Predicted 3D model of RNase P RNA and transfer RNA as a complex of 439 nucleotides. It holds a member of the Rfam family "Bacterial RNase P class A". By type it is a ribozyme.

[in-house]
RNA sequence: AGAUGGCCGGAUGGCCGCGGCGUUUCGCAAGAGAUGUCGAGGAAAGUCCGGGCUCCACGAAGGACACGGUGACGGAUAACAUCCGCCGGGGGCGACCCCAGGGACAGCGCCACAGAAAUGACACCGCCUAAGACCCUAAAGGUCCGGCAAGGUUGAAAUGGUGCGGUAAGAGCGCACCGCGCCGCUGGCGACAGCGGCGGCAAGGCAAGCCCCACCGGGAGCAAGACCAAAUAGGGACGGCAGGUGAUCUGUCUUUCGGAUCGCCGUCCGGGUCGGUCGCGCGAGGUGAGCGGCGACGCUCAUCCCAGAGGAAUGGCCAUCCUCUCCGCAAGGAGAGACAGAACCCGGCUUACAGGCCGUCU
RNA sequence: GCCGGCUUAGCUCAGUUGGUAGAGCAACUGAUUUGUAAUCAGUAGGUCGCGGGUUCGAACUCCUGCAGCCGGCACCA
Numbered sequence: 001a002g003a004u005g006g007c008c009g010g011a012u013g014g015c016c017g018c019g020g021c022g023u024u025u026c027g028c029a030a031g032a033g034a035u036g037u038c039g040a041g042g043a044a045a046g047u048c049c050g051g052g053c054u055c056c057a058c059g060a061a062g063g064a065c066a067c068g069g070u071g072a073c074g075g076a077u078a079a080c081a082u083c084c085g086c087c088g089g090g091g092g093c094g095a096c097c098c099c100a101g102g103g104a105c106a107g108c109g110c111c112a113c114a115g116a117a118a119u120g121a122c123a124c125c126g127c128c129u130a131a132g133a134c135c136c137u138a139a140a141g142g143u144c145c146g147g148c149a150a151g152g153u154u155g156a157a158a159u160g161g162u163g164c165g166g167u168a169a170g171a172g173c174g175c176a177c178c179g180c181g182c183c184g185c186u187g188g189c190g191a192c193a194g195c196g197g198c199g200g201c202a203a204g205g206c207a208a209g210c211c212c213c214a215c216c217g218g219g220a221g222c223a224a225g226a227c228c229a230a231a232u233a234g235g236g237a238c239g240g241c242a243g244g245u246g247a248u249c250u251g252u253c254u255u256u257c258g259g260a261u262c263g264c265c266g267u268c269c270g271g272g273u274c275g276g277u278c279g280c281g282c283g284a285g286g287u288g289a290g291c292g293g294c295g296a297c298g299c300u301c302a303u304c305c306c307a308g309a310g311g312a313a314u315g316g317c318c319a320u321c322c323u324c325u326c327c328g329c330a331a332g333g334a335g336a337g338a339c340a341g342a343a344c345c346c347g348g349c350u351u352a353c354a355g356g357c358c359g360u361c362u
Numbered sequence: 363g364c365c366g367g368c369u370u371a372g373c374u375c376a377g378u379u380g381g382u383a384g385a386g387c388a389a390c391u392g393a394u395u396u397g398u399a400a401u402c403a404g405u406a407g408g409u410c411g412c413g414g415g416u417u418c419g420a421a422c423u424c425c426u427g428c429a430g431c432c433g434g435c436a437c438c439a
Stems, first nucleotide, its partner, number of pairs: 001362008010321007018039009041339001045350002048348005053221004067217005073085004087101001088099004102212002107210002109206003124152002126148003132144004160178006179201001180199008225278004235269007246262006285304008322337006363435007372387004381418001389405005411428005
């Protein structure tokens, strides 16, 4: 100078005040007073994942389809897109860091511009006249029919790379090494690694495009949900009063006629609303020790109870100390104390965070 | 608390197989008019909310993390 893991995140005391719970005094009660105890975080945040819990759906179990998610391997866990270990790839001198890390001969689609050609690859410049035909007496040279992909040009990407041989020029055309694919052996639980043999090479990229394969997932969320329950309005049942006009329905269409309901009062019943209670904090809990494991973590023992309501409480002042900034030669003085605040609860991830401490390593 | 949606020029909005971003109004300049408005011709104006990733290449209805704004919710019928 750097890498990495963990921890703290102002301390102590006094005074005043706030919220929950308990005890006690006064008061008929409502309530008031005294006293004890507890009272934010590593992220309480974002609500991005995974669970608990509750309701809904489904007779039970299994399967299929659709949709969503995950994606090397082995493990941890209640579960996970988390964590640990390991493998492969990439970066770094190194400690170490990063990777949505299955499949592109199952199929479809896309690859702009440039460029000859962008996937049934291709021939613009270029290289070559060995064989064949023609001009030429012949040679040289030229034309045709042709051959080639080495070199140039474009691009993010051009169908293996380097070297030697070979050839008219060339080319895995042949050979050696590297790369790639297949097979076998050895090691490993495995991903995979090492070694040997075979194949001249078939194979561009994109799946965080559709898709295929394997695995997982029913949906909604504490404003879930359960219980108690006013006043008023409305519903139902019964009883009483009134039963005049009218309206509606009905007795097969019309008229007449008839029946029922629509009214008021009282009692009772059940549902919802206002409101109240529960859900609601003993839990995948914290701390310490021992043991097992490389580790994530697990087991055993001991010990502790540690916020909970309404959206609202969890604060303020003083003194001493700590850290930082400013002024001052100094003594000292002034100012500030990061990010942020529970609301059903846990395990993660991500994001914000002044400053400080400890360990390991290059 | 929980669940959804949106962000593109000064304003209102378009933008599809991912391939250099547009329209209307507004602004400015010129013409027309005595002058203004209207009209006509032209011009400028963009971190596609911000950062990271996948990809040769991202405003992308590709993925992801933040920020801001908007909307909805109990019970019964």